[in-house]
RNA sequence: AGGACAGUAGCUUAAUUGGCAAAGCAGGCGCCUCCAAAGCGUCCGAGUGGGGGUUCAAGUCCCUCCUGUCCUGCCA
Numbered sequence: 001a002g003g004a005c006a007g008u009a010g011c012u013u014a015a016u017u018g019g020c021a022a023a024g025c026a027g028g029c030g031c032c033u034c035c036a037a038a039g040c041g042u043c044c045g046a047g048u049g050g051g052g053g054u055u056c057a058a059g060u061c062c063c064u065c066c067u068g069u070c071c072u073g074c075c076a
Base pairs, nucleotide, nucleotide: 001072002071003070004069005068006067007066010025011024012023013022019056027043028042029041030040031039049065050064051063052062053061
């Protein structure tokens, strides 16, 4: 330099392929327990890496940039 993937809640992953962003863990509260852990119930938390575009409607499609991983190549 070229190419392929990935970026969604504090963390790990979903989203029926364009139609109300969901779950597990973590966290708060409660139940249980002599107390705690475990378990159970409940609540809270993101508009999806940045910007622009298409569309009635975008996490999803298009352009561009950023970050990470991998592959190929170049120089030394």
Background
This is a predicted structure of a 76-nucleotide RNA (transfer RNA) from Candidatus Marithrix sp. It matches the Rfam family "tRNA". The family's RNA type in Rfam is transfer RNA. It was read from a public genome assembly.